[in-house]
Context: one part of a larger RNA
Molecule: small-subunit ribosomal RNA, 5' domain
Organism: uncultured prokaryote
Order: sequence, then structure tokens, then C1' cells
RNA sequence: GGAUGAACGCUAGCGGCAGGCCUAACACAUGCAAGUCGAACGGUAACAUGAGUGCUUGCACUUGAUGACGAGUGGCGCACGGGUGCGUAACGCGUAUGCAACUUACCCCAAACUGGAGAAUAGCCUUUCGAAAGGAAGAAUAAUACUCCAUAGUAUUUCUCUACGGCAUCGUAGAGUUCUUAAAGCUUCGGCGGUUUGGGAUGGGCAUGCGUUCUAUUAGUUAGUUGGUGAGGUAACGGCUCACCAAGACCACGAUAGAUAGGGGGCCUGAGAGGGUUAUCCCCCACACUGGUACUGAGACACGGACCAGACUCCUACGGGAGGCAGCAGUGAGGAAUAUUGCACAAUGGACGAAAGUCUGAUGCAGCCAUGCCGCGUGCAGGAUGAAUGCCCUACGGGUUGUAAACUGCUUUUAUACAGGAAGAAACCCCCGAACGUGUUCGGGGCUGACGGUACUGUAAGAAUAAGGACCGGCUAACUCCGUGCCAGCAGCCGCGGUAAUACGGAGGGUCCAAGCGUUAUCC
Repeated sequence: GGAUGAACGCUAGCGGCAGGCCUAACACAUGCAAGUCGAACGGUAACAUGAGUGCUUGCACUUGAUGACGAGUGGCGCACGGGUGCGUAACGCGUAUGCAACUUACCCCAAACUGGAGAAUAGCCUUUCGAAAGGAAGAAUAAUACUCCAUAGUAUUUCUCUACGGCAUCGUAGAGUUCUUAAAGCUUCGGCGGUUUGGGAUGGGCAUGCGUUCUAUUAGUUAGUUGGUGAGGUAACGGCUCACCAAGACCACGAUAGAUAGGGGGCCUGAGAGGGUUAUCCCCCACACUGGUACUGAGACACGGACCAGACUCCUACGGGAGGCAGCAGUGAGGAAUAUUGCACAAUGGACGAAAGUCUGAUGCAGCCAUGCCGCGUGCAGGAUGAAUGCCCUACGGGUUGUAAACUGCUUUUAUACAGGAAGAAACCCCCGAACGUGUUCGGGGCUGACGGUACUGUAAGAAUAAGGACCGGCUAACUCCGUGCCAGCAGCCGCGGUAAUACGGAGGGUCCAAGCGUUAUCC
């Protein structure tokens, strides 16, 4: 000098864009953050409409008939998105390869199929236990829930043969043999689905080369340890697990142990080499009160799922129960220190749905904070009797403050008031039309804005609404007077101060930055 997720002191006009618990992965009141589908199903608790009945003429009752829909069965989603950095020195990450050892719901392409039958169960109803959370029994019922049968190959399994190829195990194609397996309906009749197989796309899993902090005041470490055979297990290879057999495996090119730490793209600095760093944004990993376990599922060993154990908090009728903000706000605590219990799904994206749509603290916005960067302003021109005041001196005088002020003319950014007022919106959907030909594409019109009466534009009046901080001995730009008298004090280094202090304190003047200026901390 540059830089910062900064803090502190003094000061403070505006706007744009960004950023905002670095500490206690400490504890959390309250609200919200994951639902959706009635075009899978039985249905009807609430609301509305229609119909019917009773009649006191405006109420009561009935009716799933319709719009819809509480609770329930079922499907899809909840493994994404969002948070944090505890752990981890590791194939965790980065980079480059491999899988002839694998998987992939939804999506796309292609081929084939979608036949028949059955038994239950929730909700509802009846009864019952419990303070509650929550159960128990009986009866009856539906499905795209469940089960069985049929059919099927280029799928799966066993064996055999041929051809081609390769990378050791082998791979691909073809022929034969044998074994085991499918399906579901709904509909507004256009479609939407379901099953099997092959291919694609996307996502993932595994393996390997190289790279990846400090300590030798850590020198030896290891028994599923290293390898083999066989079996089990997995989507898949493998001591991944197990039985048996062998005695190996790693290490001074640093094993093992200990300490520290998420990794990278990037960011800061530097001419570069390098050094430092991992906030915001993006990719990967790990975690979700602590530890463990599996279930479901295409995918989890699952932040707002389950079970067990533990600590903590809460409820209790003492028998027993409930909970997990490292989601968004917010609270307490800790701390030098870090924001609103805001608005909206209008846009982008996601889940579900045929769609309308619903949900979405993702996201889009607004609020707070000079935390940073950038921009703008606090006027401009003229004006010498160089006014007055202040300060200084060699003091009847002069210098400086200083064109500074007064005064004259001009402008109105910004602030204020009033008026107008966006883009972000085009789709979905609805209506009309055209092409092909009866639902696809295209065209036209209509609907939709949280931000927001915001940005922006115009008009009005008037210099009106707006400057501070640090420093002035040298380094280092900027000097005099007074006070003090090794005192009070200053100080980044050298060093100032003991009676003429440009170094302390005040004043006048000056210098440098400027809505900031200094100090502290850290890095180069």
C1' cells in the first nucleotide's frame, strides 16, 4: 500500500447493488416451512344448491340427486428443495480412467399384451377400556389395495452346440433343451392409465493412478489382520460376513499414534513464483437432541418417519404419556459483534392433479443496519474600501483569515408539495378463426402484479433541506502563539516533556481524506 462476513470512537444528506451469529452442533415459548388427487374407492361429518314432506308461510325434517368434501382405504410425493460444518487426514475431495462386477421411479423411442376368479380390511355401525395419548371386541362393505388361475417371449434358470470378438475371469450373436414369472381399471369416449421386454436420457453405486496440514520430544504396527478354497449376503465386486487352510500385510519414499481440519471451483495479495483463506454464489461430502437399529420404497438406514437406550424439558387422575428450530421469523444465553414473530405465490422453479387448481418461510419482494462497493449532492458566477472580528509581528504600521463575507445576478440536482404513471405478462385457461382432418398445431382476442401508486415523467416555489474526521518533530503532505515545567501527558519506530516544547494541553492557521474519517484485529 491492498484486503475484511469485521468491531470500537467521533460524525452523518440521498440513491443503486450486494452482505448481515465468525462466539454456545447452547437451550428453545409461539406461528408457519409437504402435500395433493373425488377422472382409483367405499362414502357424507360440515357448507351450498335442487327436490320432497310437515305445515305455525318461514322454519323444521328427509334425500349423496348436484357442487363439493371432514375422517378413512388407495396412488404419487415426502430421499427434492432449505439448514449447519459436529465428525472426517478418508478414494472424503480434486483430477483422470475403468465396471467384461452394477442400478435408475417419473420422462422419451420401439415391440407385445391388458383374459378369468376369489378371500379380506379400514371408514361407517354396535359394545367396551383409559385422565389423556391411545386402544380392544363384534357385525357388515369397496377399490387402480391383496390373493389365485390362464396366456407369453428376444425376460429369468439349467445344460449343450456354433460363429465372431476380446481384456485374465470372459463378452456378443444364433440354434436347441429345461425352469420360473404379468397386468387394472377410470372416463366428459377424445383419451388417461396397467403389465412384460429391449434401447435412450438423467441420477446414482463401486474400483483404480496421481495430488491432498503439522509433530519422530510418536518407530515399530496388525488376528478378519494378509492371502487362498468354499459358502452366505448385496443391485453389484470384495474378509463385506462366516467355516477351514496358509503366515502373511504395512513401515524411514514415515507405517502406527497424537494434534488440527469438511474438500474444491473460487476469493485476497503479489510483476510472477508463491503465501494466506474457504463468508456470500456453485459442485461434492457429512450431520439432524446423543448413540444404535432396521422397516417402507426405484431411491433413505430418512432434519419437520418408525423402534430401542440415554440426557434434558413438559403434561398427568401417578397407572402412564408428549417433544426435538444445524428450515423461516422470533426468545433466552454466550459475545466486541450480526436483522422482521413482514407481504405474495404476480414471476421462476418444485409436488400432486386430465384440468381448474391446491400446497410451497424454495423463490420473488418489502423492513432494519454507512457493513461494503459505486454514484450524486451540500450550490454557481461576479464581487477589494482587500469591511469587521479572530490570530501573529520588528506594533501610530503591517501580515493572515480572504473572494472568504456582505452585496448583485443565475441555477434547482437533491429534499418538499401536487399531478400522471410503468416494464416485469406471457403462458395455463376461456372465446373466435385457419390448416390437417374431428383433436393436434398455428393465428387473433380476453383474463392474471406481492413489489406499488414503487421506478420514472411533469409542474411549483426557493440557496432554499444537507460536513465532518484525523493529522501538522523525522519517516510523512502540513507552523506559529499561549499554558505546563521529567509534572500533566504523548508515542507505530526513532523518541518528546527538567522555564523560550513546530512532539504534552488549548487557540489561530495549514495538510490529507470526505458521508465518512480514524483506531484495533487479521492476511499478503